[in-house]
A computed fold for an 88-nucleotide RNA from Negativicutes bacterium UBA1444, annotated as c-di-GMP-I riboswitch aptamer.
Model confidence (mean pLDDT): 86 of 100.
The model forms 95% of the base pairs in the Rfam consensus.
RNA sequence: GGAAGCUAUGGGCAAAACUGUCAAAAGACAGUGACGCAAAGCUAUGGGUCUGUAGACGGGAACCGUCCAGGAUUGCCAGGCUGCCGGC
Numbered sequence: 001g002g003a004a005g006c007u008a009u010g011g012g013c014a015a016a017a018c019u020g021u022c023a024a025a026a027g028a029c030a031g032u033g034a035c036g037c038a039a040a041g042c043u044a045u046g047g048g049u050c051u052g053u054a055g056a057c058g059g060g061a062a063c064c065g066u067c068c069a070g071g072a073u074u075g076c077c078a079g080g081c082u083g084c085c086g087g088c
Base pairs, nucleotide, nucleotide: 005085006087012037013036017032018031019030020029021028022027035075041081042080043079045078046077047076048073049072050071055067056066057065058064059063
């Protein structure tokens, strides 16, 4: 320096739920809270999944239905970038 993550030390992050705000929604942010996580750090690049505003189409119409990400998810999987650690 690299790989690994059995076992530590000091730490880190924060699921669900609740409250508030934003959003058409999925969901996000903040607070409380810990289910878990050795990258549960960053990145929507590929795939998957979620939502369906705008748009398109259908029905006589109110309205309903179908299609569709340009929206979301990194704690769904993978890729890329970066990082801490003592013994073996």